[in-house]
Molecule: Bacterial RNase P class A
Organism: Anaerolineaceae bacterium UBA6073
RNA sequence: CAGGUCAGUCGGGUGUGCGCGCUGCUGUUCGCGGCGGUGAGGAAAGUCCGUACACCACAGAGCAGGAAGCCAGGUAACACCUGGAGAGGCGCAAGCUUCUGGAUCGGGCCACAGAAACAUACCGCACGCGCAAGCGUGUCAGGGUGAAAAGGCGGUGUAAGAGACCACCGGCGCCGGCAGUAAUGCCAGCGGCCAGGCAACCCCCUUCCGGUGCAAGGUCAAACAGGGGAAAAGCAUCUUCGGAUGCCAGCGCUGGCUCGGCGCUGUUGAUCCCCGGGUAGACCGCAUGAGCAGCCUGGUGACAGGCUGUCGAGAUAGAUGCACAUCCCCGACAGAAUACGGCUUACAGGCUGACCUGAGUG
Numbered sequence: 001c002a003g004g005u006c007a008g009u010c011g012g013g014u015g016u017g018c019g020c021g022c023u024g025c026u027g028u029u030c031g032c033g034g035c036g037g038u039g040a041g042g043a044a045a046g047u048c049c050g051u052a053c054a055c056c057a058c059a060g061a062g063c064a065g066g067a068a069g070c071c072a073g074g075u076a077a078c079a080c081c082u083g084g085a086g087a088g089g090c091g092c093a094a095g096c097u098u099c100u101g102g103a104u105c106g107g108g109c110c111a112c113a114g115a116a117a118c119a120u121a122c123c124g125c126a127c128g129c130g131c132a133a134g135c136g137u138g139u140c141a142g143g144g145u146g147a148a149a150a151g152g153c154g155g156u157g158u159a160a161g162a163g164a165c166c167a168c169c170g171g172c173g174c175c176g177g178c179a180g181u182a183a184u185g186c187c188a189g190c191g192g193c194c195a196g197g198c199a200a201c202c203c204c205c206u207u208c209c210g211g212u213g214c215a216a217g218g219u220c221a222a223a224c225a226g227g228g229g230a231a232a233a234g235c236a237u238c239u240u241c242g243g244a245u246g247c248c249a250g251c252g253c254u255g256g257c258u259c260g261g262c263g264c265u266g267u268u269g270a271u272c273c274c275c276g277g278g279u280a281g282a283c284c285g286c287a288u289g290a291g292c293a294g295c296c297u298g299g300u301g302a303c304a305g306g307c308u309g310u311c312g313a314g315a316u317a318g319a320u321g322c323a324c325a326u327c328c329c330c331g332a333c334a335g336a337a338u339a340c341g342g343c344u345u346a347c348a349g350g351c352u353g354a355c356c357u358g359a360g361u362g
Stems, first nucleotide, its partner, number of pairs: 001358010012327007020039008041333001045344002048342005053213004065209005070084005085100006101204002106202002108198003122143002124139006151169002154166003170194002172191003176187004217284004227275003234247005248266007291310008328331001
């Protein structure tokens, strides 16, 4: 210098003008102004996991259902993160990446091909019978099929063969030793145990899981309607038995007040008054939190602890925008709505560090 791997970080800048949400001070004729402060993200997204918070339910246990599943650690918790183990895949390398309880409880499945996919003989081989074609028996050593078929190889053995038997190698199981917290690894001995796979098919084992989501939930509280309650006094006449009229009483309207006028009601009680529920509306929840930044300490690390500093949106039809000027490398994906930790997905273009490979020069 070129190519690459991993980790981190930024995501147009400046100025002027006009606007919008929230907020401090302040003016006000209460309608709204003035000055100042502040105003999206690394993913605010998908809403896929885990929680906080709130309400409802709940003695305890079990069934059903769901989730997780190598080991250890981190965390409030997790399906997340860190470190490690085993078995694979990619890359020259730095490095990246997939899988993970149980297949002797049991059931189920294993396409095509193949005789046979879990108990089986198609060809072949051997023996017997038969004139022969062939049949019977034994046999997985050889052939063939397949993703997968009796552990491999050599010998002994046999009619031919075969872990049937033997040596070595491989696997499995049991029992030990050593290392490790553990998963597991290494070593030694014993047993011919060697007749498969799939658990992302059911199933079994271990651990965990109540439901609904801020339109949760709470506080204050109009108008209209409806519910409950309180005060007073009814009488006379007529009646078609519904009521009507007069007097009296209560109330409303008119009115400055009284009288008067008009209207309503009189015990199944109007208007007025009081009470409770609840809607609109207003407020809280709702921004000091598993917060953020820097430094130090412990730890391989995720992370934890300490000290110092700091406050960084909060709407409710939902603000965060637009124009102009100017500079540059000409600007991607995209926008809060209770909050937080993750995961996943989208993303123009830069910047920083460590490492790998190649080339050149000294």